[in-house]
This is a predicted structure of an 84-nucleotide RNA (c-di-GMP-I riboswitch aptamer) from Paraliobacillus quinghaiensis. It was read from a public genome assembly, where an Rfam model found it.
Formats: sequence, structure tokens, C1' cells
RNA sequence: AAUGAUAAAUGGCAAACUUAUCGAAAGGUAAGGACGCAAAACUAAGGGUCUAAAGUUUCUAACUAUGAUCGCCGGGUUACCAAA
Repeated sequence: AAUGAUAAAUGGCAAACUUAUCGAAAGGUAAGGACGCAAAACUAAGGGUCUAAAGUUUCUAACUAUGAUCGCCGGGUUACCAAA
């Protein structure tokens, strides 16, 4: 220096739920709180899933994303330490 694969160490994020708030809703934001996560950091152009205000229709219902989800998958970008 290369390969190796996760031990160790410094730490990091924060599910459900509660409160407040935004939103038609899905869901988001803040505080509390930890189920878990080696990318549970960023990215909504790909796929999946959720919602259906407005719109449309065969109109007691159904369809539909321009809305949402990266802690659903995958891609792209970035990042700490590092044995055997």
C1' cells in the first nucleotide's frame, strides 16, 4: 500500500406513543420519548405503497396526483473509525 470483513472506540440518528401546530387527507414540523439503524445522511428523475381536495364518470359509489412516503425497494451523491 492492497484485499478482507465486521470486532473495538469516539460518537450519531430516532419508531410507536403523548402534547402543540400545518394540511381536505395521506402526512409534515417542534418538544418529550426509544423500536431499532453502519449510511435510519442527502436526493421524489425509476418502481411500489398511501391519500383524493379539485376534476371526471356508468354519480348513495368509482377513477385519477399535480399531494405524500428515502425508517418500502433500488439508483445517484456524500461521510467517522477500523483490528484479527